[in-house]
RNA sequence: GCGCCCGUAGUUCAAUGGAUAGAAUUACGGAUUCCGGUUCCGUCGAUUGGGGUUCGACUCCCCACGGGCGUA
Numbered sequence: 001g002c003g004c005c006c007g008u009a010g011u012u013c014a015a016u017g018g019a020u021a022g023a024a025u026u027a028c029g030g031a032u033u034c035c036g037g038u039u040c041c042g043u044c045g046a047u048u049g050g051g052g053u054u055c056g057a058c059u060c061c062c063c064a065c066g067g068g069c070g071u072a
Base pairs, nucleotide, nucleotide: 001071002070003069004068005067006066007065010025011024012023013022018055027043028042029041030040031039048064049063050062051061052060
């Protein structure tokens, strides 16, 4: 360089083109406890960027960026 795959909370993963993008975990707050741990409840937090298609895009198309694998 070329080909293929991937990019969503701090992390690990969901989401037939259609509900306010969900869950676990982390962090923080509360309950419980003499204190701590465990357990329970709650809060915060995300679609890599741009453009296009569509009534509607995390999802489909194009370009860019980043990562992985293959190929001399």